[in-house]
Notes:
The prediction has a mean pLDDT of 85. A computed fold for a 501-nucleotide part of an RNA from a Gammaproteobacteria bacterium, annotated as large-subunit ribosomal RNA, domain I. Taxonomically the source falls in Gammaproteobacteria (Bacteria, Pseudomonadati, Pseudomonadota). It was read from a public genome assembly.

Context: one part of a larger RNA
RNA sequence: CGCAUAUGGUGGAUGCCUAGGCGGUAAGAGGCGAUGAAGGACGUUGUAACUUGCGAUAAGCCUCGGGGAGCUAGUAAACAAGCUUUGAUCCGAGGAUUUCCGAAUGGGGGAACCCAGCCAGCAUAAGCUGGUUAUCUUGCACUGAAUACAUAGGUGUAAGAAGCGAACCCGGGGAACUGAAACAUCUAAGUACCCGGAGGAAAAGAAAUCAACCGAGAUUCCCUUAGUAGCGGCGAGCGAACAGGGAUUAGCCCUUAAGCUUUUUUACGGUUAGUGGAACGGUCUGGAAAGUCCGGCAAUAUAGGGUGAUAGCCCCGUACAUUAAAACCAAUCUAAAGUGAAAUCGAGUAGGGCGGGACACGUGAUAUCCUGUCUGAACAUGGGGGGACCAUCCUCCAAGGCUAAAUACUCCUUACCGACCGAUAGUGAACCAGUACCGUGAGGGAAAGGCGAAAAGAACCCCUUUUAGGGGAGUGAAAUAGAACCUGAAACCGUAUGCGU
Numbered sequence: 001c002g003c004a005u006a007u008g009g010u011g012g013a014u015g016c017c018u019a020g021g022c023g024g025u026a027a028g029a030g031g032c033g034a035u036g037a038a039g040g041a042c043g044u045u046g047u048a049a050c051u052u053g054c055g056a057u058a059a060g061c062c063u064c065g066g067g068g069a070g071c072u073a074g075u076a077a078a079c080a081a082g083c084u085u086u087g088a089u090c091c092g093a094g095g096a097u098u099u100c101c102g103a104a105u106g107g108g109g110g111a112a113c114c115c116a117g118c119c120a121g122c123a124u125a126a127g128c129u130g131g132u133u134a135u136c137u138u139g140c141a142c143u144g145a146a147u148a149c150a151u152a153g154g155u156g157u158a159a160g161a162a163g164c165g166a167a168c169c170c171g172g173g174g175a176a177c178u179g180a181a182a183c184a185u186c187u188a189a190g191u192a193c194c195c196g197g198a199g200g201a202a203a204a205g206a207a208a209u210c211a212a213c214c215g216a217g218a219u220u221c222c223c224u225u226a227g228u229a230g231c232g233g234c235g236a237g238c239g240a241a242c243a244g245g246g247a248u249u250a251g252c253c254c255u256u257a258a259g260c261u262u263u264u265u266u267a268c269g270g271u272u273a274g275u276g277g278a279a280c281g282g283u284c285u286g287g288a289a290a291g292u293c294c295g296g297c298a299a300u301a302u303a304g305g306g307u308g309a310u311a312g313c314c315c316c317g318u319a320c321a322u323u324a325a326a327a328c329c330a331a332u333c334u335a336a337a338g339u340g341a342a343a344u345c346g347a348g349u350a351g352g353g354c355g356g357g358a359c360a361c362g363u364g365a366u367a368u369c370c371u372g373u374c375u376g377a378a379c380a381u382g383g384g385g386g387g388a389c390c391a392u393c394c395u396c397c398a399a400g401g402c403u404a405a406a407u408a409c410u411c412c413u414u415a416c417c418g419a420c421c422g423a424u425a426g427u428g429a430a431c432c433a434g435u436a437c438c439g440u441g442a443g444g445g446a447a448a449g450g451c452g453a454a455a456a457g458a459a460c461c462c463c464u465u466u467u468a469g470g471g472g473a474g475u476g477a478a479a480u481a482g483a484a485c486c487u488g489a490a491a492c493c494g495u496a497u498g499c500g501u
Base pairs, nucleotide, nucleotide: 001500002499003498004497005496006495007494008493009492015486016450017449020421021420022418023417024416025415026414027413028412029410030409031164032163039101040100041099042055043054044053046079047078049075050074051073061095062094063093064092065091066090070083071082072081106115107114108113116133117132118131119130120129121128122127135161136160137159138158139157140156141155142154143153168199169197170196171195172194173193179186183233209216210215220247221246222245223244230238231237251402252401253400254346259339260338261337262336263335269329270328271327272326274322275321276320280295281294282293284291296313297312298302304316305315306314351375352374353373354372355371356370357369358368361387382397383396384395385394386393437444438443457485460472461471462470463469
């Protein structure tokens, strides 16, 4: 040095577990904000820090309910001081307080800071306390130029707005990579993205619609028609409609209405705390019984979880039954008040020319819809459409308006589910994670779970330069479960023995 066996170290795979995720189902909710939001800064407990809660009334104050023995948040014990059956802590509802920043709004500003005016009260030597003072829009009042009347403007007052928020929705703008095996029309795509606006849904909507000589009868969504008819450097690709079947159904108004909002009265129901809630003992093994064996019981409850191993009957629960002082939701009945656009049946409209855009449809033979520009009718004895265009025929009535449901989504709440994951997985994040750390910044972005049933977390002694490490002793079922703690693979490194060289 190699091989073998045994036994260790290192390391943290594997197994088991789950405190966290992922996906859904059914309900709810679908907003918060000048009565100052979302989000923060700084404070706040008897004791340092962080987290949680709260706000100078600061882990809290008041009221009303629930509940019934301990409590003064967690890491996290200890000490101290207290509270509590005259009902604390805790749970629910309503209220009070709510520093400073932040739309931030008295002015300023390098957010959490600086500096004011006015009014009132108290003090009167300074000052203190409270309130108020942004902008825009609209209404009203008073004023008021050039300029006579006026108007613009100014001042005051009242109401409203603003900002934030995950997706869904409507509108205004609007790419490129890419595909076409290059690329320009085309595609990607009216997508991403930006802006504006709204609602719990939005939008659309009661035919100047389709159809085809038969008829249907607003809109929206799904299936189908159908990858069809078509469009297309007829390339890549794009891609309907009619008819049919379903979901849901609702119609109205412009001669004051359909309606909408608020308040009030009344019964039922739901949400926000809760309450009651059946039935078991022994033997054996074991550290421990829920396991074994023996004998019982409940079940509208054998969903699930916990308890020293696997428990219907030990505990929490579960089925079932039941409950609200207060607040809210839905809905019914009664009554009252308020609000209520535009217009007078739709004229600079329909239509036309030019240029664009939308329609599955790229200008094509291209109908239809929208309109930047130029034009420009008829008036129900009329007008539009039926895919060039004309006639016949059929059908409808534009240029005013409202409208629930079926549909889309889930930042969020509650309950439940999973041939979903199980710590290199599952969210980036099971753990004090959008943290540490990186970057001037926009931004990027981790690693990190497990002693034991119970801390019973090793008193005491010894070695030692030692708050390291170890040996005894003790606890424990186990300490090769000792906190660098379940299991403890491999690589890698030792020790002992044997054999070989």